[in-house]
SAM riboswitch aptamer (S box leader) from a Chloroflexota bacterium, 122 nucleotides, folded computationally. The model forms 97% of the base pairs in the Rfam consensus. Its Rfam family is "SAM riboswitch aptamer (S box leader)". From the family's description: The SAM riboswitch is found upstream of a number of genes which code for proteins involved in methionine or cysteine biosynthesis in Gram-positive bacteria. Lineage of the source: Bacteria > Bacillati > Chloroflexota. The prediction has a mean pLDDT of 83.
RNA sequence: CUCUUAUCAGGAGUAGCGGAGGGAUCGGCCCCAUGAAGCUACGGCAACCGGCCCAAUUCCAAAUCUUUGGAUUUGAAUUGGGCUUGGUGCUAAAUCCGGCAGAGCAAUCUGGCAGAUGAGAG
Numbered sequence: 001c002u003c004u005u006a007u008c009a010g011g012a013g014u015a016g017c018g019g020a021g022g023g024a025u026c027g028g029c030c031c032c033a034u035g036a037a038g039c040u041a042c043g044g045c046a047a048c049c050g051g052c053c054c055a056a057u058u059c060c061a062a063a064u065c066u067u068u069g070g071a072u073u074u075g076a077a078u079u080g081g082g083c084u085u086g087g088u089g090c091u092a093a094a095u096c097c098g099g100c101a102g103a104g105c106a107a108u109c110u111g112g113c114a115g116a117u118g119a120g121a122g
Base pairs, nucleotide, nucleotide: 001122002121003120004119005118006117007116008115013042014041015040016039017038021031022030023029025099026098027097028096043091044090045089048087049086050084051083052082053081054080055079056078057077058076060075061074062073063072064071065070095114100111101110102109103108
């Protein structure tokens, strides 16, 4: 960088350095010298991946028991929940809103494109 897939109306900031931009893109609308981007430190949020624990379930596997119907145990898988010193991510506004298509008189709604992040693959 490309592909696949899941999620994106919730949540969570202070300080130091810095010194004018930032919110991906275009339009709008916002944030910003009461200090933007960026960097650093210490927090926080969240629960995608990893780890641990608990519960439930079973077209699953093995072992044992058996009245041959099945039962029990262990493992595995799935689902739900909890914790987490791990790997990431995030910490203004719904991904800030819209852009394309459809429905609707309209308000608005639905889907899509693009983007972000995680996981997997090349």